[in-house]
RNA sequence: GAAGUCAGUCAGGCAAUCGCCGCCCUGCGAUAGCGGGGGGGAGGAAAGUCCGGGCUCCAUAGAGCAGGAUGCCGGUUAAUGGCCGGCCGCCGUGAGGCGAGGAACAGGGCCACAGAGACGAGUAUGCCGCAAGGCGGACGUGAAACGCGGUAACCUCCAUCCGGAGCAAGGCCAAAUAGGCAGACAUUGACGCGGCUCGCCGAGUCUGCGGGUAGGUUGCUUGAGCACGCGGGUAACCGCGUGCCUAGAGGAAUGAUUGCCCACGACAGAACCCGGCUUAUCGACUGGCUUCCACC
Numbered sequence: 001g002a003a004g005u006c007a008g009u010c011a012g013g014c015a016a017u018c019g020c021c022g023c024c025c026u027g028c029g030a031u032a033g034c035g036g037g038g039g040g041g042a043g044g045a046a047a048g049u050c051c052g053g054g055c056u057c058c059a060u061a062g063a064g065c066a067g068g069a070u071g072c073c074g075g076u077u078a079a080u081g082g083c084c085g086g087c088c089g090c091c092g093u094g095a096g097g098c099g100a101g102g103a104a105c106a107g108g109g110c111c112a113c114a115g116a117g118a119c120g121a122g123u124a125u126g127c128c129g130c131a132a133g134g135c136g137g138a139c140g141u142g143a144a145a146c147g148c149g150g151u152a153a154c155c156u157c158c159a160u161c162c163g164g165a166g167c168a169a170g171g172c173c174a175a176a177u178a179g180g181c182a183g184a185c186a187u188u189g190a191c192g193c194g195g196c197u198c199g200c201c202g203a204g205u206c207u208g209c210g211g212g213u214a215g216g217u218u219g220c221u222u223g224a225g226c227a228c229g230c231g232g233g234u235a236a237c238c239g240c241g242u243g244c245c246u247a248g249a250g251g252a253a254u255g256a257u258u259g260c261c262c263a264c265g266a267c268a269g270a271a272c273c274c275g276g277c278u279u280a281u282c283g284a285c286u287g288g289c290u291u292c293c294a295c296c
Base pairs, nucleotide, nucleotide: 001292002291003290004289005288006287007286008285009284010283012261013260014259015258016257017256018255020041021040023038024037025036026035027034028033043267047278048277050276051275052274053273054272055166056165057164058163062198063197064196065195067162068161069160070159071158072086073085074084075083076082087101088099089098090097091096102157103156107155108154109151110150111149126135127134128133170218171217172216173215180209181208182207183206184205185204192200225244226243227242228241229240230239231238232237
């Protein structure tokens, strides 16, 4: 100097004018609302809906079977199939990256082509027999041919784990009639709990036809939160201290113009929240490590 690998930071900035949403204070107004002031307002993936949870309801909620998930060992976490560390295997010169990592004598399935024959079979020469048939099993082929061969991201076996449904969950207020008609089941126990069985509970449950009403509000943002420092730990992570508050729309809010700077802006917009994984992506910066080249 070049290339690579791992980890981290940023994701246009500043100013002005008009416009949008929410919160706090305040003035006017019966209310709806109008005015003034002050702070705030999309992401590293918000995407995918692939996993795991928080939360809400079933609901008083147990056991088994079926079903599903994971698959070396240990740690971490609310939890996971995530992450970290170690072993083993594969890729790479290397730093590193990936892993679908238990069992093949419990049983079954499959092994292209070639070969007579590929899971308990077996061709030729040969031996026995009147025959049917029996014994025996070379050379070739092929990854593998008298077998403790291969394969389980084939079924299966083993070990461990697993209720269900989901914010369109759920709660409160309002409105409304036809609490209608016809049936089925049910204290000899229906309904209920994803399927089935047992158990538990204990009073209505369900189907068809027909009629009426349907708006508001809450859930809804302080959270397994973030930053910095110290301590423990190889690390993931844990503990303590200090500081910070950072969107809550409701057919869906941040847009337009101008000037300057600049890395000349890609992929791209929250809808209950969080932890992961995967995918897309213009670039800028910082650090550790590896390889190559040249010079001293």
Predicted 3D model of a 296-nucleotide RNA (Bacterial RNase P class A) from a Pseudomonadota bacterium. Its Rfam family is "Bacterial RNase P class A". Its family is annotated with ribonuclease P activity, tRNA processing and dimeric ribonuclease P complex in the Gene Ontology. The sequence was found by an Rfam model in a public genome assembly. The organism belongs to Pseudomonadota, within Bacteria.